[in-house]
RNA sequence: AGUAAGACAGAUGAUCGCGUCCCGACAUAACAUGUCGGGAUGAGGAAAGUCCGAACUCCAAAGGGCAGGGCGCCUCAUAACGUGAGGGGGGUGUGAAUCCACGGAAAGUGCCACAGAAAAAAUACCGUCCCGACACUUAGUGUCGGGGUAAGGGUGAAAAGGUGGGGUAAGAGCCCACCGUCUCGUCGGUAACGACGGGAGCAUGGUAAACCCCGUCCGGAGCAAGACCAAAUAGGAGAAGAGAAGCUGCCCGCUUCGUUUGAUUCUCGGGUAGGUUGCUUGAGGUCUCGGGUGACCGGGAUCCCAGAUAAAUGAUCAUCCUCGACAGGAUUCGGCUUACGGCUUGCU
RNA sequence: GGCGAGGUAGCUCAGAUGGUUAGAGCGUCGGAUUCAUAACCCGGAGGUCACGGGUUCAACUCCCGUCCUCGCUA
Numbered sequence: 001a002g003u004a005a006g007a008c009a010g011a012u013g014a015u016c017g018c019g020u021c022c023c024g025a026c027a028u029a030a031c032a033u034g035u036c037g038g039g040a041u042g043a044g045g046a047a048a049g050u051c052c053g054a055a056c057u058c059c060a061a062a063g064g065g066c067a068g069g070g071c072g073c074c075u076c077a078u079a080a081c082g083u084g085a086g087g088g089g090g091g092u093g094u095g096a097a098u099c100c101a102c103g104g105a106a107a108g109u110g111c112c113a114c115a116g117a118a119a120a121a122a123u124a125c126c127g128u129c130c131c132g133a134c135a136c137u138u139a140g141u142g143u144c145g146g147g148g149u150a151a152g153g154g155u156g157a158a159a160a161g162g163u164g165g166g167g168u169a170a171g172a173g174c175c176c177a178c179c180g181u182c183u184c185g186u187c188g189g190u191a192a193c194g195a196c197g198g199g200a201g202c203a204u205g206g207u208a209a210a211c212c213c214c215g216u217c218c219g220g221a222g223c224a225a226g227a228c229c230a231a232a233u234a235g236g237a238g239a240a241g242a243g244a245a246g247c248u249g250c251c252c253g254c255u256u257c258g259u260u261u262g263a264u265u266c267u268c269g270g271g272u273a274g275g276u277u278g279c280u281u282g283a284g285g286u287c288u289c290g291g292g293u294g295a296c297c298g299g300g301a302u303c304c305c306a307g308a309u310a311a312a313u314g315a316u317c318a319u320c321c322u323c324g325a326c327a328g329g330a331u332u333c334g335g336c337u338u339a340c341g342g343c344u345u346g347c348u
Numbered sequence: 349g350g351c352g353a354g355g356u357a358g359c360u361c362a363g364a365u366g367g368u369u370a371g372a373g374c375g376u377c378g379g380a381u382u383c384a385u386a387a388c389c390c391g392g393a394g395g396u397c398a399c400g401g402g403u404u405c406a407a408c409u410c411c412c413g414u415c416c417u418c419g420c421u422a
Base pairs, nucleotide, nucleotide: 001348002347003346004345005344006343008341010320011319012318013317014316015315016314018042019041020040021039022038023037024036025035026034027033028032044326048337049336051335052334053333054332055331056222057221058220059219063252064251065250066249068218069217070216071215072214073087074086075085076084077083088102089100090099091098092097103213104212108211109210110207111206112205125153126152127149128148129147130146131145132144133143134142135141136140161179162178163177164176165175166174180202181200182199183198184197185196186195187194188193226277227276228275229274236268237267238266239265240264243257244256245255246254247253284303285302286301287300288299289298290297291296321324349421350420351419352418353417354416355415358374359373360372361371367405376392377391378390379389398414399413400412401411402410
């Protein structure tokens, strides 16, 4: 200098203040509310973005088809995942290490601007070679015409396998060797794949973060979900009206309400909008033993660790140090991503 | 809190299926006209296509991540 991993998130004490819970006293009829006193407890590694996956709740505990969307090497882990672990293949780096949207372009369609002869079962601009005619001065050169040729030049991001040799009029997988590609077999591996051997002269440019195909997964909404209690009442006036609403974007199917006892929609006018619950004991934390390369799993012991609703975690003082970054719960978990301070350790 | 939409010139908006140069109106600057101003007419300038990365030969457009703005929802 770099690279990977880990733990921490100023410390201690005092005073005052705030949220929640518990205990006691007082007030009221009250186990509810208020006041006072005491005790316990009170943000994060990302609480964030809301990007994935679940739990939970309602809709029919969720149904059939189409459409739509996500994911994409293999195996394992997990409640599940687009996450993680180990491995395979490929890339970067001297290295420690690290990164990869990594199925299919020999199913089909589309696109490949400009340049270039030609942008995909193609093509002859220059060049090169052969033949013919004509001109010059025999050899040869030039012009015109016909034909061969993708080795060379030039264009482009990309030009129809690469390098070398043989071969040829000149060339060309036309032939050969090696490399690459495809394919068959054997062996190793759970598999992805790898190694070895045989065969094919090579068809098959790129793009799927273009449509698409293949495989696989997905019903919708979200705690402002939902449940209960209380309050509001006149269900007012006018108009339309036989269907309306929900489950899904569409069809089927299902459920609820309604068809003169008028659902539902629109306009005018009026009222309520308060409380309880969901709400924190959970795929939970810490220690330890065992299994596994590991993610993780199993056993034992032990602990309870915020639950607010206009929303609490702050202030002052003292001492010390390395003088403290990013930032604050709002149904709950597992991940990812982003923001960010210094410290320690391994390795190069 | 939850869910959805958007960001292009000073302002309001187009644009596209990836393709050579991103446009329009208003505003602004200069000219012309007028005694002068406005309007009309002519010409010009002005853009980090919100920001960063990726896919691709090529990205304003496709994909991912940030930032900001707006709407719906008891």